[in-house]
Notes: Large-subunit ribosomal RNA, domain IV from Candidatus Vidania fulgoroideorum, 314 nucleotides, folded computationally. The full RNA is in RNAcentral, with records from ENA.
Context: one part of a larger RNA
RNA sequence: CUCAGGAGAAGGAACUCGGCAAAAUUGUACUGUAACUUCGGGAUAAGGUAUACCAUAAUGUGGUCUCAGAUAAAAGGUAGCUGCGACUGUUUAAUAAAAACACAGCACUCUGCAAACACUAUAAGUGGAAGUAUAGGGUGUGACGCCUGCCCGGUGCUAGAAGAUUAAGUAUUGUGGUUUAUGCUACUUUAUUAAGUCCUAGUAAACGGCGGCCGUAACUAUAACGGUCCUAAGGUAGCGAAAUUCCUUGUCGGGUAAGUUCCGACCUGCACGAAUGGCGUAACGAUGGCUACACUGUCUCCUCCUGAGGCUCA
Numbered sequence: 001c002u003c004a005g006g007a008g009a010a011g012g013a014a015c016u017c018g019g020c021a022a023a024a025u026u027g028u029a030c031u032g033u034a035a036c037u038u039c040g041g042g043a044u045a046a047g048g049u050a051u052a053c054c055a056u057a058a059u060g061u062g063g064u065c066u067c068a069g070a071u072a073a074a075a076g077g078u079a080g081c082u083g084c085g086a087c088u089g090u091u092u093a094a095u096a097a098a099a100a101c102a103c104a105g106c107a108c109u110c111u112g113c114a115a116a117c118a119c120u121a122u123a124a125g126u127g128g129a130a131g132u133a134u135a136g137g138g139u140g141u142g143a144c145g146c147c148u149g150c151c152c153g154g155u156g157c158u159a160g161a162a163g164a165u166u167a168a169g170u171a172u173u174g175u176g177g178u179u180u181a182u183g184c185u186a187c188u189u190u191a192u193u194a195a196g197u198c199c200u201a202g203u204a205a206a207c208g209g210c211g212g213c214c215g216u217a218a219c220u221a222u223a224a225c226g227g228u229c230c231u232a233a234g235g236u237a238g239c240g241a242a243a244u245u246c247c248u249u250g251u252c253g254g255g256u257a258a259g260u261u262c263c264g265a266c267c268u269g270c271a272c273g274a275a276u277g278g279c280g281u282a283a284c285g286a287u288g289g290c291u292a293c294a295c296u297g298u299c300u301c302c303u304c305c306u307g308a309g310g311c312u313c314a
Stems, first nucleotide, its partner, number of pairs: 001309008010300002014298001019295001027051005036041001038143001052064005065069001077293007084285002089101002105141007117127003144280004149210003154207002156203005163198003169192003174187005211229005238272001239269001250266005
């Protein structure tokens, strides 16, 4: 010096990306317990008190000792604000455990049974299912609460005894080649004819989409209001510098002596927005961000002890 363990004056996060690591808390009994809440929880909330030994049947009573009586080990640190995901669960065996996946619930859609769908050689057969629409398959969303706006022009899907278009086939017209001929063969005319496509409707919890410009109020500013162009329709409720905000460390407020983070507002949303779900939400989380108390060698600033290794000398 390295590793493992232990102790530390005064301070107590000044360390650091970040309290990482360590310390602190820890049992039992009694007491006491807030916001919020889906009334179950939150909760061991928080906080406080007791704790040994002896005699005795005893929880009662009395006594003994210490500065100190749960503790040799085992043995929650706590609280506040907020993002995300409701939750328990699952996952990248060996760099990712999460906000990703799943989930109960919700919705759409297909399927009438030899079901749809799937496997197979597209055969037999099998699963679906020894089930039968309160069933089964597919897709999306993701507890719960309040909700889920407008657009069917494009794409998709569904429906549609009309019309247009459309293949082979079938029938038919004509002209060639060849042949003695029947025939064979090349082209050609017309008619008939399916799905599909065009067309007509419906459908967005189908894929998706959801505007400009100009003017206007008796200070100024702003524009409830008006005009105009375009569109299938011009973004409703709610939320908003957000896991989304470029400009940006936006502006204001809070917290700090000092805060690019955090919390609360504002709205000028570069480029939120309603099951590609929107906004809330108790409980939960080896989840992200911020803060306080306690605690400490993380640090100011390092020191000592024990063990192992290394190194040096013999």

Its Rfam family is "Bacterial large subunit ribosomal RNA". Gene Ontology terms of the family: structural constituent of ribosome and ribosome.